[in-house]
Context: one part of a larger RNA
């Protein structure tokens, strides 16, 4: 160097963009680097294989022959790969016409509800639980009505619906902005795929500075329960949850399934678009493309299951695994304000 693997047994990086590199459509010409054939040189001896011989035999030793990989150079071959040049359009990108959407950012606005405050009216309780108690209430609570303040979240619509690379995104309006689908087949002409490093994004919780604070609520206090109750239940309640800016960079970041392309039965539902048919028209019905579900053939799988959204059949590139514990730890390095993160052993033991 070579093997086998990665949905659930160990193993897909949280996700993307992209550098080097690896890989790369159809066709013509050229070159001959890779590749293939031949010649020459080299490949020391010993070793290896084989034949013969010498010690009684073997080991050992002597002789002949062979092989071996690599390299250099010359001649030749040109299918494939590469280089160079030309052409092409199906990959990729662009243009034009339509379309759907909680995709992102900013500003403004709205209603319901909770809480608090003020006013009215009203009286003896209320609240809570398995039952209670703490708590609140005659300094007038709870329940009811009117007014006001403030913060957070947006019922119904709502859907194995939609959008996004992932994290994720849900009241309404406006502005800025990314992506996708579809039709035409007009333009460019392989401009592509992947991607070690790198860079960016990245739920919740956490950290820094400033603001905000209705409800909820780690910690904490109290009431219960209990043998105890540092819990489960109840009454309170700080950080936090919210906003701005900065940091952090983790997750059962899950489809526990990396990305791209091609190929391989069908049935059924649904979302968006296009075409046809039909009709006065919308629907209905048929076909195509893209998505989201479900059942299932072949095939795959240890089984479960997967099955055109593959875990089937193949190609390319990256990441990762290699018995359990020790341990995702120590040490070191890098990063961080810290918390900690990333990278990552060994002794020992079964």
């Nucleotide at each position: 160097c070579u093997g086998g693997g990665c949905g659930u047994a160990a193993a897909g990086a949280g996700c993307a963009c992209g550098u080097a590199g690896g890989c790369g459509g159809u066709u013509c010409g050229u070159u001959a680097a890779g590749u293939c054939g031949g010649g020459u040189g080299u490949g020391a001896a010993a070793u290896c294989c084989u034949c013969c011989g010498g010690c009684c035999u073997a080991a050992c030793c002597g002789g002949g022959g062979g092989g071996g990989g690599u390299c250099a150079u010359c001649c030749g071959a040109u299918a494939c790969u590469g280089g160079c040049g030309g052409a092409c359009u199906u990959g990729a990108g662009g243009g034009a016409g339509g379309c759907a959407g909680a995709g992102g950012g900013a500003a403004g606005c709205g209603g319901a509800a909770u809480u608090c405050c003020c006013g009215g009216a009203g009286u003896a309780g209320u609240g809570g639980u398995g039952a209670a108690a703490u708590g609140c209430g005659u300094a007038g609570a709870u329940a009811c009505c009117g007014g006001g303040a403030g913060g957070a979240a947006c019922a119904c619509c709502a859907g194995u619906g939609g959008c996004g690379a992932a994290g994720g995104c849900g009241g309404c309006u406006u502005c800025c902005u990314g992506g996708g689908c579809u039709u035409c087949u007009c333009c460019u002409g392989a401009c592509g795929c992947u991607g070690a490093g790198g860079u960016g994004c990245g739920a919740a919780g956490g950290c820094g500075u400033g603001g905000g604070g209705a409800g909820c609520g780690a910690a904490c206090c109290g009431a219960a329960u209990u043998a105890g109750a540092u819990a489960c239940u109840c009454g309170g309640g700080u950080a936090g949850u919210c906003c701005a800016c900065g940091c952090g960079g983790u997750a059962a970041a899950c489809g526990a399934u990396g990305g791209a392309c091609a190929c391989u039965a069908g049935g059924u539902g649904u979302u968006g678009g296009g075409g046809g048919u039909a009709u006065c028209g919308a629907c209905c019905c048929c076909c195509c493309c893209a998505g989201c579900g479900u059942c299932g053939u072949a095939g795959c799988u240890a089984a479960c299951g997967c099955g055109a959204u593959a875990a089937g059949u193949g190609u390319c590139c990256c990441g990762c695994c290699u018995g359990g514990g020790g341990a995702g730890u120590a040490c070191g390095g890098c990063c961080g304000c810290a918390a900690g993160g990333c990278u990552a052993a060994a002794a020992c033991u079964c």
Record summary
This is a predicted structure of a 350-nucleotide part of an RNA (small-subunit ribosomal RNA, central domain) from a metagenome. The coordinates come from a structure-prediction model, not an experiment, and the mean pLDDT is 89. The RNAcentral record of the full RNA draws on SILVA. Rfam family: Bacterial small subunit ribosomal RNA.